Model confidence (mean pLDDT): 88 of 100. This is a predicted structure of an 84-nucleotide RNA (c-di-GMP-I-GGC riboswitch aptamer) from a soil metagenome. The sequence is in RNAcentral, with records from MGnify. It matches the Rfam family "c-di-GMP-I-GGC riboswitch aptamer". Gene Ontology term of the family: cyclic-di-GMP binding.
RNA sequence: CGAUAAAGGCAAACCCGUCGCGAGGCGGGGACGCAAAGCCAGAGGUCUCUAAGCACGAUCGCAACGAGAUAGCUCGGCCGCCGA
Numbered sequence: 001c002g003a004u005a006a007a008g009g010c011a012a013a014c015c016c017g018u019c020g021c022g023a024g025g026c027g028g029g030g031a032c033g034c035a036a037a038g039c040c041a042g043a044g045g046u047c048u049c050u051a052a053g054c055a056c057g058a059u060c061g062c063a064a065c066g067a068g069a070u071a072g073c074u075c076g077g078c079c080g081c082c083g084a
Stems, first nucleotide, its partner, number of pairs: 001083002009034002014029006032072001038078003042075003045070005053062002
């Protein structure tokens, strides 16, 4: 650096089970894709819960802080198979 190579790997949506208020996680089925779709929430993004407060005649609405989710959103860090 990554083929139109070989050997293999992972597994989106959806369905079932299960855990969670939720975003989602895990297991099974299933493959849209992936050369790090292996690992890490450090930065940004997105999303969830909670909510000081803002707004309104009222409702609708917005929402700091806090707590979380996402590594298959991006950057960053760590490790690594095959081939050149």